[in-house]
RNA sequence: GGUCGUCCCAGGGGGUGGCCCAACAGGCCUGAGAUGCGCAGCGCGAACCCCUCGAACCUGAUCCGGUUAGUACCGGCGUAGGAAUGGGCGAGAGCGGCACC
Numbered sequence: 001g002g003u004c005g006u007c008c009c010a011g012g013g014g015g016u017g018g019c020c021c022a023a024c025a026g027g028c029c030u031g032a033g034a035u036g037c038g039c040a041g042c043g044c045g046a047a048c049c050c051c052u053c054g055a056a057c058c059u060g061a062u063c064c065g066g067u068u069a070g071u072a073c074c075g076g077c078g079u080a081g082g083a084a085u086g087g088g089c090g091a092g093a094g095c096g097g098c099a100c101c
Stems, first nucleotide, its partner, number of pairs: 002098005007088004011051004017029004035045004057082003063076004
């Protein structure tokens, strides 16, 4: 120096687990998020996160190693395979990502 994001609008995608207790209740763990209601194998909401520069989230997975009182709690797997977008303002400044000089 370039580009994308950080702002606004509309739309869309996603997860909601585990442990203690005979069980309920209650408590505990990690996290942005573990929720409410109902006709409850499902559906509809709230909050939260993510939308192709996509680790939000799913598959692999009743996986492998570690940790803990115990747990997908941490890491690997992962340059794996999938996965949901359009517009407006601005590009003036700051901050952050990406590749280049």
The prediction has a mean pLDDT of 77. The RNA shown here (TPP riboswitch aptamer (THI element)) has 101 nucleotides and comes from Parathalassolituus penaei. The model forms 92% of the base pairs in the Rfam consensus.